[in-house]
RNA sequence: UCUGAAAACGGCAAACCCGUCGAAAGGCGGGGACGCAAAGCCACCGGUCUACGGGAAUACCUAGGACAGCGGGGCCGCCAGAG
Numbered sequence: 001u002c003u004g005a006a007a008a009c010g011g012c013a014a015a016c017c018c019g020u021c022g023a024a025a026g027g028c029g030g031g032g033a034c035g036c037a038a039a040g041c042c043a044c045c046g047g048u049c050u051a052c053g054g055g056a057a058u059a060c061c062u063a064g065g066a067c068a069g070c071g072g073g074g075c076c077g078c079c080a081g082a083g
Stems, first nucleotide, its partner, number of pairs: 001082004011036002016031006034069001040075003044072003047067004053062003
């Protein structure tokens, strides 16, 4: 520097349950493991979800918010293999 077939020193933790915060999406803590080689970090681009508030006509739209375990991009790093 490249690669991630087989591994895993070490690591994360879906659904679901409990607690808690939130209008919600969802966040955080505990339990729990479906999975993950960036399932570490960042809402920059696309996408999805939400809509207390604002607009509207009960449809619906939207400031804002959320998701990094939807894709792309950026930053940093572990192990193994190859050079």
Predicted 3D model of an 83-nucleotide RNA (c-di-GMP-I-GGC riboswitch aptamer) from an uncultured Chromatiales bacterium.
Of the family's consensus pairs, 95% are formed in the model.
It was read from a public genome assembly, where an Rfam model found it.
Model confidence (mean pLDDT): 86 of 100.